[in-house]
Small-subunit ribosomal RNA, central domain from an uncultured Alphaproteobacteria bacterium, 349 nucleotides, folded computationally.
Context: one part of a larger RNA
RNA sequence: CUGGGCGUAAAGCGAGCGUAGGCGGUUUGAUAAGUUGAGGGUGAAAGCCCGGGGCUCAACCCCGGAAAUGCCCUCAAAACUAUUUGACUAGAGGACGGGAGAGGGGGAGUGGAACUCCCAGUGUAGAGGUGAAAUUCGUAGAUAUUGGGAAGAACACCAGUGGCGAAGGCGACUCUCUGGACCGUUUCUGACGCUAAGGCUCGAAAGCGUGGGUAGCAAACAGGAUUAGAUACCCUGGUAGUCCACGCCGUAAACGAUGAUUGCUAGACGUUGGGGGGAACGCCUCUCAGUGUCGUCGCUAACGCAUUAAGCAAUCCGCCUGGGGAGUACGGUCGCAAGAUUAAAACUC
Numbered sequence: 001c002u003g004g005g006c007g008u009a010a011a012g013c014g015a016g017c018g019u020a021g022g023c024g025g026u027u028u029g030a031u032a033a034g035u036u037g038a039g040g041g042u043g044a045a046a047g048c049c050c051g052g053g054g055c056u057c058a059a060c061c062c063c064g065g066a067a068a069u070g071c072c073c074u075c076a077a078a079a080c081u082a083u084u085u086g087a088c089u090a091g092a093g094g095a096c097g098g099g100a101g102a103g104g105g106g107g108a109g110u111g112g113a114a115c116u117c118c119c120a121g122u123g124u125a126g127a128g129g130u131g132a133a134a135u136u137c138g139u140a141g142a143u144a145u146u147g148g149g150a151a152g153a154a155c156a157c158c159a160g161u162g163g164c165g166a167a168g169g170c171g172a173c174u175c176u177c178u179g180g181a182c183c184g185u186u187u188c189u190g191a192c193g194c195u196a197a198g199g200c201u202c203g204a205a206a207g208c209g210u211g212g213g214u215a216g217c218a219a220a221c222a223g224g225a226u227u228a229g230a231u232a233c234c235c236u237g238g239u240a241g242u243c244c245a246c247g248c249c250g251u252a253a254a255c256g257a258u259g260a261u262u263g264c265u266a267g268a269c270g271u272u273g274g275g276g277g278g279a280a281c282g283c284c285u286c287u288c289a290g291u292g293u294c295g296u297c298g299c300u301a302a303c304g305c306a307u308u309a310a311g312c313a314a315u316c317c318g319c320c321u322g323g324g325g326a327g328u329a330c331g332g333u334c335g336c337a338a339g340a341u342u343a344a345a346a347c348u349c
Base pairs, nucleotide, nucleotide: 004320005319006318007303008302012317014202015201016200017199021195022194023193025088026087027086029084030083031082033081034080035077036076037075038074039073040072041071042070049065050064051063052062053061054060091192092189093188094187095185096184097183098182103178104177105176106175107174109173110172111155116150117149118148119147120146121145122144126137127136163170164169207248208247209246210245211244212243216242217241221237222236223235224234259316260315261314262313263312264311267294268293269292270291271290272289273288274287275286276285277284278283298305299304322349323348324347331342332341333340334339
């Protein structure tokens, strides 16, 4: 270097954008760099290989040949790759017309239910909690109930195997700003494409910094129980935190444990958003895009996957190479820190 792999055995970066690079649709002409053919030069000697010879044989030595798959030059070919020239529309993108959506940001906008607290009324001895209790609250009037008020957080039903988003994720209503996808017309551009090392951006929860906020919940902590003990499970309290603004952190079973893109490959039954046709009381049928269940061929160690592939192929990137040591040490980079990232070896089985 070639060869094997990555759903669950080791292995898909958490996700996107995009630079270099790699790869790239149909067609005309040109060139001849790659490519192919022919010829020439060179490819030291020794060695290897073949034929022969000399030491009694052999090792060893001598002669000749072959080989030296390479490099350079000349001539030729023009299919493929490349470069270039012109053309095309099936890829990609734009325009126009539509409907769908918890996609994102902002609003000293709005709303109702519930919890807690405060005030007032009624009312009296319990309430609460558990397996049973106790800590706890209550005659300074609790719990219960009615009326009023305050504050914070989350949005029941609708709700779905549903929708949207690149992923993380997104759920009351309304206003405003804004991204993307999809369908239809076949109107325009004319390969403008795919992937993507570095790089940049986004990235749940927890955590960190500064300032606010704090109803409920609740690490830590305190007490009560349980228990042989109980630094727990259960109970009563309760601070960070959870919420907001700005700035960090950059990790997750960040999962479909399945990288992105493209083409091809039986069907059946749902469902979401469009479009066409037939019908005319909500039905039938075709089609595009998404999302599910089952299943033929095929694949798989099996489980299972199966047009949303883990099938058959192509391009590009990432990653794996026995278990432990170890995602650790050292060094580098990043971070306020916590730590993150990159990443061994000895030794051992």
The full RNA is in RNAcentral, with records from ENA and SILVA.